Predicted 3D model of a 675-nucleotide part of an RNA (large-subunit ribosomal RNA, domain II) from a Phycisphaerales bacterium.

Context: one part of a larger RNA
């Protein structure tokens, strides 16, 4: 893992609904006693319980009381039958739906493994260094000293046994729940060992790591309280049918827990109050918009007051300065308002609205982590698949088409069948079901990702000039003269710079439009003929395209592909879903009936079967002419499920109507077992 079996709302008391039944202003017995024994039966037994009458703290007083000095009052009553069975849903208490803690006490076993002490034994190959000490010798005045033997110290030194465990590798479902290779470190010590002895769980022992006390230690181990307790986590076993949530308030040592409301149910009772659209009637201060208040906040005008400067000073003036203030213009505000909607919301008449909604009263819940999308707001950054509100949708609990794939978006709400049509969103070249016409765009594979800015890319409008008295561009030719204007400069000659920008001759020519020169020359433009012979210039808006466009395995519209199979704009088709319809069948709710509506759902309520053990009764039931149990053609039912011909099996079993449960398995890293 897979198959078999086992395995989870139970039992008692009490309380409350609810159905069924007895009796009824009453209801009922409990212990126990008596007979009776198959059954544990019947009778008896009125003690207590519960109603019948309540208010009041109590005396009390009573359909009243209470309260007060007393109530016009107020509060609590009277005006509604109960009570004891059986069942059912529910709550208390109790292990209480089931397995599951890490702790927690108690009382006991444990130092054969290990720390640590006591006691008595054991063990350390071989090498190797050479302290103190002696002794002889030199040496001194006498030592000190020195040299040689000599001696054998030491937590010495190198190294087996022994111990130990620093590296690496290997082993990591091992040979091994700590090992194996090699390489290392200690080996006269605080050395290593045997055998026997001490002390122990808030204790022991500990050169101290919370180490170590038998593969368990920040409090062993076994048994016992004990089924601890678990606002947690897992799992809870047949079917069908009705309806069907929440994720929200308020409180909470509360925030993954709870009570209470809210929302779903189910029963009873109200009865038009629900809802939807019109009419009337309200109240608001929000979009918006405004500047009247309060504030910001900008320019002009004008004025008191101030400060600096100037006119030499007084006076009087001026000023690109400041403050208020007046006024004219233009603005901003969530916590500003002189305005001020559309919704929305309250009320209230009328219609429309099958069952529905509404409200009351009771009995059962779940539910308190919501999600994302459109709006309208808050925080963030006019970020987040972010965060908090608000409103409405969709997921949640919703399947079907559609967006390639995709809870949430678009469309649409699956009672069952159907090899009918019709449709929505979305589509109609192949993949792949279905397409055609017509008028424009567009060349970029734009389509098939992106902004600011750009674009003489096409295309389409609209204005303004020029132009056969010759436009526009090319070509040809001219573009001069006081003049090198003044000034400035080393120079400044149309062209570094400043001022000025005048006149002359002309068809026309700037005191010069750029290139240049050291400055000058040069060369070019404006300007003007000449030639050519028809449109040219300019700005602005708009369609579709173009740059703006760099990313890490090979890329791409889903894909092939397409110049239309792309974009806009007109039409005419058809394709597409569980949607609608058509035919046929179930159930259920409304109705006399004819019919009509209705059936997706998790959490949950609420109804109605299936089916296993066993008891009671039945069938004067089956059954060696073959019971259960296994296999099983076949048949029935809307499921659960039931018959079954037949074969095996070899001794028991069912129908019906009840009762009573150790009552249904896929999951609890369940448990036992088998493979």
């Nucleotide at each position: 893992g897979c198959c078999g079996g086992c395995g989870a709302g139970u039992u008692a008391u009490c309380u409350u609904c609810u159905g069924c039944g007895g009796c009824a202003a009453g209801g009922u017995u409990a212990a126990g006693u008596c007979u009776g024994a198959u059954c544990c039966a019947g009778a008896c037994g009125g003690a207590g319980c519960c109603g019948a009458a309540g208010g009041g703290a109590a005396a009390c007083c009573g359909a009243g009381u209470c309260u007060u000095a007393a109530a016009c009052g107020g509060g609590c009553g009277u005006c509604a039958a109960g009570u004891c069975g059986c069942a059912g849903g529910a709550g208390a208490u109790a292990g209480a739906c089931g397995c599951g803690a890490a702790a927690c006490c108690a009382g006991g076993u444990g130092a054969u493994c290990u720390a640590c002490c006591c006691a008595u034994g054991g063990c350390c190959a071989g090498g190797g260094u050479g302290a103190a000490g002696g002794g002889a010798g030199g040496g001194u005045a006498a030592g000190a000293c020195c040299u040689c033997c000599u001696g054998g110290a030491g937590g010495c030194c190198c190294g087996a046994a022994c111990g130990c465990a620093c590296c690496a590798g290997c082993g990591u479902u091992g040979a091994a729940a700590a090992g194996c290779u090699g390489g290392g470190c200690g080996a006269u010590g605080a050395g290593c060992u045997g055998u026997g002895g001490g002390g122990a769980g808030g204790a022991g022992u500990u050169a101290a790591a919370g180490u170590c006390u038998a593969a368990u230690c920040a409090u062993a181990c076994c048994u016992g309280g004990a089924g601890a307790u678990a606002u947690c986590u897992c799992g809870u076993u047949c079917u069908c049918u009705c309806c069907g949530a929440a994720a929200u308030a308020g409180c909470u040592u509360u925030u993954g827990g709870g009570c209470u409301a809210g929302c779903c149910u189910c029963a009873c009772g109200a009865g038009c109050c629900g809802c939807u659209u019109c009419g009337c009637g309200g109240g608001g201060g929000u979009a918006g918009a405004g500047c009247a208040c309060u504030g910001g906040a900008u320019g002009g005008g004008g004025u008191u007051g101030g400060g600096g400067c100037c006119c030499g000073g007084c006076a009087g003036g001026g000023u690109a300065c400041c403050c208020g203030c007046c006024u004219c213009a233009a603005c901003c505000a969530a916590a500003c308002u002189c305005c001020g909607a559309a919704u929305a919301c309250c009320g209230u008449g009328a219609a429309g609205u099958u069952u529905u909604g509404u409200c009351g009263u009771g009995g059962g819940a779940g539910u308190c982590a919501g999600u994302c999308c459109g709006c309208g707001g808050g925080g963030g950054a006019u970020a987040a698949g972010c965060u908090c509100c608000g409103u409405g949708g969709u997921c949640g609990a919703a399947a079907g088409g559609g967006a390639a794939a995709c809870a949430a978006c678009c469309c649409a709400g699956a009672u069952c069948g159907u090899c009918a049509g019709c449709u929505a969103a979305g589509g109609u070249c192949c993949c792949u079901a279905a397409u055609c016409u017509c008028u424009u765009c567009u060349c970029a594979g734009u389509u098939c990702g992106a902004a600011a800015g750009g674009u003489a890319g096409u295309u389409g409008a609209a204005u303004c000039g020029c132009c056969g008295u010759g436009a526009c561009a090319g070509c040809c030719g001219g573009g001069a003269u006081g003049u090198u204007g003044g000034c400035u400069u080393a120079g400044a000659a149309g062209c570094a710079g400043c001022c000025a920008c005048c006149a002359u001759u002309u068809a026309a020519a700037g005191a010069g439009u750029g290139c240049g020169u050291a400055a000058c020359a040069g060369c070019u433009c404006a300007c003007c003929g000449g030639u050519c012979g028809a449109g040219g210039g300019a700005u602005u808006c708009a369609g579709c395209g173009c740059c703006g466009a760099u990313a890490a395995u090979g890329a791409u519209c889903g894909g092939g592909a397409a110049u239309a199979a792309g974009a806009a704009g007109a039409g005419a088709a058809c394709c597409g879903a569980a949607g609608c319809u058509g035919c046929g069948g179930a159930u259920c709710u409304c109705g006399c009936a004819a019919g009509a509506g209705a059936u997706g759902g998790u959490a949950g309520g609420a109804g109605a079967g299936c089916g296993u053990u066993c008891c009671u009764g039945u069938c004067g039931g089956c059954g060696u002419u073959g019971a259960a149990g296994c296999c099983g053609a076949g048949c029935c039912g809307u499921a659960a499920g039931g018959c079954g011909a037949g074969g095996u099996g070899g001794a028991g079993c069912g129908u019906c109507a009840g009762g009573a449960a150790g009552u249904g398995a896929a999951u609890a890293u369940g448990c036992c077992g088998g493979c």